Model confidence (mean pLDDT): 80 of 100. Transfer RNA from an Alphaproteobacteria bacterium, 74 nucleotides, folded computationally. The organism belongs to Alphaproteobacteria, within Bacteria. It matches the Rfam family "tRNA". It is annotated as a transfer RNA. Gene Ontology term of the family: triplet codon-amino acid adaptor activity.
RNA sequence: UGGGGAAUAGUUCAACGGUAGAACACUCGGCUCUGACCCGUGUGAUCCAGGUUCGAAUCCUGGUUCCCCAGCCA
Numbered sequence: 001u002g003g004g005g006a007a008u009a010g011u012u013c014a015a016c017g018g019u020a021g022a023a024c025a026c027u028c029g030g031c032u033c034u035g036a037c038c039c040g041u042g043u044g045a046u047c048c049a050g051g052u053u054c055g056a057a058u059c060c061u062g063g064u065u066c067c068c069c070a071g072c073c074a
Base pairs, nucleotide, nucleotide: 001070002069003068004067005066006065007064010024011023012022013021018054026042028040029039030038047063048062049061050060051059
C1' cells in the first nucleotide's frame, strides 16, 4: 500500500428494512440458621459522521479501531 473480515449490555452471541433479544454477570426479592444452588424481578447496548427510505443494527458514502492474507522497504 492492496484485498477480505469484524465492531450491538460488563462479557459471549442473536436480530427478512418494521417493538433491539438470549445466556452469563450485576441489583432487589423468595428459598436457607448463614452461604451456595435454584426460582422470580429489575437496570443496562447498536464504533463515529452523513445519505437513501414512511421506517436503518441491517442498504449506500466517508472516517476510526481490531483481526487475517498478499506486497514494498529495512
RNAcentral holds the sequence, with entries from ENA.